[in-house]
RNA sequence: GGGCUGCUAGCUCAGGAGGUAGAGCAGCGGACUUUUAAUCCGUGGGUCGCGGGUUCGACUCCCGCGCGGCCCA
Repeated sequence: GGGCUGCUAGCUCAGGAGGUAGAGCAGCGGACUUUUAAUCCGUGGGUCGCGGGUUCGACUCCCGCGCGGCCCA
């Protein structure tokens, strides 16, 4: 330098054929318990890496950039 790939909640990851995002854990509140833990119930939390483009509408498609990984040179 070239090719491929990943980037989504605090963390680990889902997300389909474009229709305004979800799980587990963690957090918070409550129940239970003498208390803690465990268990159970409820609940908040996201500029979907950044900037453009296409579209009525983009996490999803296209282009550029950034960072990480693998391969080639």